Predicted 3D model of an 88-nucleotide RNA (c-di-GMP-I-GGC riboswitch aptamer) from Sulfurovum sp. NCBI's taxonomy places the organism under Bacteria, Campylobacterota, Campylobacterales, Sulfurovaceae, Sulfurovum. The model forms 86% of the base pairs in the Rfam consensus. Its Rfam family is "c-di-GMP-I-GGC riboswitch aptamer". Gene Ontology term of the family: cyclic-di-GMP binding.

RNA sequence: GUGUUUAAAGCCAAACUAGGUGAAAGCCUAGGACGGAAAGCCACGGGUCUUAACUCUACUUUAGAAGAAGAUAGCCGGGUUGCAUCAU
Numbered sequence: 001g002u003g004u005u006u007a008a009a010g011c012c013a014a015a016c017u018a019g020g021u022g023a024a025a026g027c028c029u030a031g032g033a034c035g036g037a038a039a040g041c042c043a044c045g046g047g048u049c050u051u052a053a054c055u056c057u058a059c060u061u062u063a064g065a066a067g068a069a070g071a072u073a074g075c076c077g078g079g080u081u082g083c084a085u086c087a088u
Base pairs, nucleotide, nucleotide: 001088002087003086011036012035016031017030018029019028020027021026034074040080041079042078044077045076046075047072048071049070050069051068054067055065056064057063058062
């Protein structure tokens, strides 16, 4: 430098519970571990989820759409940085 088979000292922490926050999806903190070699970081492409405001449609005060806004990096791809073992 290349590859990522095996393992987990250290690291992260799903579901769930409690508190906080938000219109919601969700997020934050604590507990808790299903899992993870990038489950570190970046919403760039696709996907998925939400609908308070703006917009559009029907309507006449509610319903729908998702243009728009928000969320997801533990959905996939891409970008970027990095630890350890083993092999070469």